[in-house]
RNA sequence: GACCGAUAAGAGCAAAACCACCGUAAGGUGGUGACGCAAAGCUUCCGGUCCUGAAAACAUGAUUUAUUUUCAGGAAAGCGGGGCUGCCGAA
Numbered sequence: 001g002a003c004c005g006a007u008a009a010g011a012g013c014a015a016a017a018c019c020a021c022c023g024u025a026a027g028g029u030g031g032u033g034a035c036g037c038a039a040a041g042c043u044u045c046c047g048g049u050c051c052u053g054a055a056a057a058c059a060u061g062a063u064u065u066a067u068u069u070u071c072a073g074g075a076a077a078g079c080g081g082g083g084c085u086g087c088c089g090a091a
Base pairs, nucleotide, nucleotide: 004089005088012037013036017032018031019030020029021028022027035078041084042083043082045081046080047079049075050074051073052072053071054070055069056068057067059065
C1' cells in the first nucleotide's frame, strides 16, 4: 500500500412518523426523531422500481377506469450493479 471488516477506538450519516415550505405527482428542503448503515460519502452509466404526459393494444354495450407495450420528461444513490473518493487498523 492492497485485500479485508473486529463486542476495537474516535467519529459520521439518518428510516418511519410529525411540523413547515416547494412540486400536478413521484419526491425534495429545513427542524424534531432514530429503523438501521463499513461508505446509508459523491455520481442516474446499466438493470429494475416509482411519478407525469402522449399514443396503441386488451377487457367493457358505450363512456370511464384498470392493465400491458412504446416514446418523452422527471424521481430515487437507504433496490441492486458500475465509476470516483474516504476514517481506523485486530484477525
Source information: The RNA shown here (c-di-GMP-I riboswitch aptamer) has 91 nucleotides and comes from a Nitrospiria bacterium. The organism belongs to Nitrospiria, within Bacteria. Its mean pLDDT, the model's own confidence on a scale to 100, is 85. The sequence was found by an Rfam model in a public genome assembly.